[in-house]
RNA sequence: GCCAUCUUAGCUCAGUCGGUAGAGCAUUGCACUCGUAACGCAAAGGUCCUGAGUUCGAUUCUCAGAGAUGGCU
Numbered sequence: 001g002c003c004a005u006c007u008u009a010g011c012u013c014a015g016u017c018g019g020u021a022g023a024g025c026a027u028u029g030c031a032c033u034c035g036u037a038a039c040g041c042a043a044a045g046g047u048c049c050u051g052a053g054u055u056c057g058a059u060u061c062u063c064a065g066a067g068a069u070g071g072c073u
Stems, first nucleotide, its partner, number of pairs: 001072007010025004019056001027043004049065005
């Protein structure tokens, strides 16, 4: 320098062939217990990497950029 894949909650990851997004763990509260942990219930937590374009509508499609990983040279 070229090619491919990826970027979503604090962490690990789903998801939507375009209609304002979820799980597990973690956190907080409640319940349970003599008490703690575990189990159970609930809550909170997201500018879906950035910008532009298409569209009535973009996390999803297109383009550019940034970053990560792998491959080739």